A computed fold for a 326-nucleotide RNA from uncultured Baekduia sp., annotated as Bacterial RNase P class A. The model forms 88% of the base pairs in the Rfam consensus. Rfam family: Bacterial RNase P class A. Its Rfam clan is "RNaseP clan". Rfam describes the family as follows. Ribonuclease P (RNase P) is a ubiquitous endoribonuclease, found in archaea, bacteria and eukarya as well as chloroplasts and mitochondria. Lineage of the source: Bacteria > Bacillati > Thermoleophilia > Baekduiaceae > Baekduia. The prediction has a mean pLDDT of 78.
RNA sequence: CGCUGGACGGCCGCGGCGGGAGAGAAAACCCGUCGAGGAAAGUCCGGACACCACAGGGCGCGGUGGUCGGGGCAACCCGACCCGGGGAAACCCGCGGGAAAGUGCCACAGAAACAAACCGCCGAUGGCGUGGAUUCACGUGGUUCACGCACAGGCAAGGGUGAAAAGGUGCGGUAAGAGCGCACCGGCGUCACGGCGACGUGGCGGCCAGGCAAACCCCACCGGGUGCAAGGCCAAGCAGGACCGCUCGCAGGCUGCCCGCCGAGGUCCAGGUAGGUCGCAUAGAUGGAUGGUCGUCCACGACAGAAUCCGGCUUACAGGCGUGCU
Numbered sequence: 001c002g003c004u005g006g007a008c009g010g011c012c013g014c015g016g017c018g019g020g021a022g023a024g025a026a027a028a029c030c031c032g033u034c035g036a037g038g039a040a041a042g043u044c045c046g047g048a049c050a051c052c053a054c055a056g057g058g059c060g061c062g063g064u065g066g067u068c069g070g071g072g073c074a075a076c077c078c079g080a081c082c083c084g085g086g087g088a089a090a091c092c093c094g095c096g097g098g099a100a101a102g103u104g105c106c107a108c109a110g111a112a113a114c115a116a117a118c119c120g121c122c123g124a125u126g127g128c129g130u131g132g133a134u135u136c137a138c139g140u141g142g143u144u145c146a147c148g149c150a151c152a153g154g155c156a157a158g159g160g161u162g163a164a165a166a167g168g169u170g171c172g173g174u175a176a177g178a179g180c181g182c183a184c185c186g187g188c189g190u191c192a193c194g195g196c197g198a199c200g201u202g203g204c205g206g207c208c209a210g211g212c213a214a215a216c217c218c219c220a221c222c223g224g225g226u227g228c229a230a231g232g233c234c235a236a237g238c239a240g241g242a243c244c245g246c247u248c249g250c251a252g253g254c255u256g257c258c259c260g261c262c263g264a265g266g267u268c269c270a271g272g273u274a275g276g277u278c279g280c281a282u283a284g285a286u287g288g289a290u291g292g293u294c295g296u297c298c299a300c301g302a303c304a305g306a307a308u309c310c311g312g313c314u315u316a317c318a319g320g321c322g323u324g325c326u
Base pairs, nucleotide, nucleotide: 001322002321003320004319006297007296008295009294010293011292012291014035015034016033017032018031019030020029037303041314042313044312045311046310047309048308049227050226051225052224061223062222063221064220065219066081067080068079069078070077071076082096083094084093085092086091097218098217102216103215104212105211106210118159119158120155121154122153125152126151127149128148129147130146131145132144133143134142136141167185168184169183170182171181172180186208187207188205189204190203191202192201193200194199231278232277233276234275240269241268242267243266244265298301
C1' cells in the first nucleotide's frame, strides 16, 4: 500500500416474491427462491429525482483553494512535481490562496502580546550638591575642572515572565546602547537567469515586518431554494356548493291565504383531513423482517446493522492474508 471481515452442515423461527391447495379474497398451511456492511454510521459534500421560483443585474449565503496533467455531470479521485514539517533511510504528514488592506483575539504569567520598560545599564547633555582653580567680578556671583546624586532624561545589551518578546552570531562603535556601521546566516522586496508552472539559484537594497484567516475579512473560481415528512393518485366522516324539493311527511313567521325564506330527504360536484396507495429499488418495511440453537473445523471472531437511490469524504474496527521497499 492492497485485500479480507469466520467456514460447512442440521433443526427451529422472521420478512418479501412466485407457485400449490381452497369457488374466490384475506389469514393460517405446504413448496421454491431471495434477504445488511466495508463501513449500512456521521449526515459533511456532490448528483439523480420531486416540488417551488426564475428578463437582466446587485447584495447576501454556501462550496472549493500549492502547480501541471488526466479521469469524472459534479463532489471528488489519480499521477508527477513544488513548498513546509518529521525520519538514519525507505517513506510519511500538511484543514497547502492572502497576516506588507483593515478589524479582532493571543489563557496564566509578565512592565509590555506589538511597537513595551519591572529589575537593569548609562547619565554624554541639562539640573542639584561638594571640593579645587581663576589675570572675570568683588559679602552670595560668573567661568572652568573633578567627584557625587540619579531629578529631567537616554537605552534595550543583560536578567526575569511566557507557547511566543520586537531578526541571529561576532567584530567595531558608544556615556550606555542599538542594523548605528560591517562580515556571515535567516527573512522580505527587487532585478537577472532557469523552469509550462508552483518555485529555485544568483546579484542588489539594512528594508527587518510576532502568531492566529478552523475569528471576521480580502482574493480567485463555482453554485437558484427546499427536500421522500419531496411529491403524485384514491379518499371515510364533519363542514361547504349546485339542482330537485313533484308524491308523502315536518317546522317557523302572519288572523288566514299566496309568494318567499329556512329545512327533512334525494341526486350531483369541488377542494381536501384521517386513512390507503404509488414514489420504492434483483433485501426492503411503516407494530418496522434479516434471528436463535446444536455439531465439526480454524488463526476462536472486532467495529457495527439498511429506510428514496447513487457517487465521494470522514470516523470506528479483533484477527488474518498478500505485495514492494528501508